[in-house]
RNA sequence: GGGUGGGUAGCUCAGUAGUAGAGCACAGCACUGAAAAUGCUGGGGUCGUGGGUGCGAUGCCCACCCCACCCACCA
Numbered sequence: 001g002g003g004u005g006g007g008u009a010g011c012u013c014a015g016u017a018g019u020a021g022a023g024c025a026c027a028g029c030a031c032u033g034a035a036a037a038u039g040c041u042g043g044g045g046u047c048g049u050g051g052g053u054g055c056g057a058u059g060c061c062c063a064c065c066c067c068a069c070c071c072a073c074c075a
Base pairs, nucleotide, nucleotide: 001071002070003069004068005067006066007065010024011023012022013021018055026042027041028040029039030038048064049063050062051061052060
């Protein structure tokens, strides 16, 4: 330098154009003598950045940034 996959909640990840979600974690409540476990409820998101298409984009197109892997080149 070229190619492929990925970037979404604190973490691990879903989400094939039509209201952004799950598990874990965290907070409150219930339960207990008190904890743990369990149950219920709740908070938390500029969906990597900037453009484009479209009535509408996390999802499609373009450029860029970051991560992983493969290939090539130089020494």